The prediction has a mean pLDDT of 83.
A computed fold for a 75-nucleotide RNA from a Candidatus Parcubacteria bacterium, annotated as transfer RNA.
Its Rfam family is "tRNA". Rfam links the family to the GO term triplet codon-amino acid adaptor activity.
The sequence is in RNAcentral, with records from ENA.
Taxonomically the source falls in Candidatus Parcubacteria (Bacteria, Bacteria candidate phyla).
């Protein structure tokens, strides 16, 4: 330098054009003498950044950034 893959909540992730769902973690309530477990409820994500297409973009297109991987080049 080139190819490919990935980037969504604190963490791990689902979501192939119609205003993003779950698990763990966190907070509250119930339960317990108390803690844990369990049950119920709650808060938490401008979807890596910038443009474009579209009535509408996490999703499609272009550029860039970060990480991974393979190849090439130099020494």
């Nucleotide at each position: 330098g080139g190819g490919c893959c990935a980037g969504u909540a604190g963490u791990u992730u689902a979501g192939u054009g119609g205003u993003a769902g779950a698990a763990c973690a966190c907070c509250g309530c119930u339960u317990u003498u108390g803690c844990a477990c369990a049950g119920c409820g709650g808060a938490g994500a401008u979807c890596g950044c910038g443009g474009g297409u579209u009535c509408g973009a996490u999703u499609c297109c272009c550029g860039c950034c970060u990480g991974g991987u393979c190849c090439a080049c130099c020494a």